[in-house]
Molecule: transfer RNA
Organism: Orchesella cincta
RNA sequence: GGUUCAAUGGUCUAGCGGUAUGAUUCUCGUCUUGGGUACGAGAGGUCUCGGGUUCGAAUCCCGAUUGAACCA
Numbered sequence: 001g002g003u004u005c006a007a008u009g010g011u012c013u014a015g016c017g018g019u020a021u022g023a024u025u026c027u028c029g030u031c032u033u034g035g036g037u038a039c040g041a042g043a044g045g046u047c048u049c050g051g052g053u054u055c056g057a058a059u060c061c062c063g064a065u066u067g068a069a070c071c072a
Base pairs, nucleotide, nucleotide: 001071002070003069004068005067006066007065010024011023012022018055025043026042027041028040029039030038048064049063050062051061052060
């Protein structure tokens, strides 16, 4: 230099156009002599950034940034 892939709560992750899923974490409660486990409720996301298409974009298109793999 070229090709391909990835970026989604604090962490990990699902999601083929209709206000984002689950796990973990944290807070409160129940249970226990206490702790842990378990159960219930809640908190936590401008879906990496900038444009475009569309009634509507995490999703489609273009560009940028960062990371990974391969080729030279």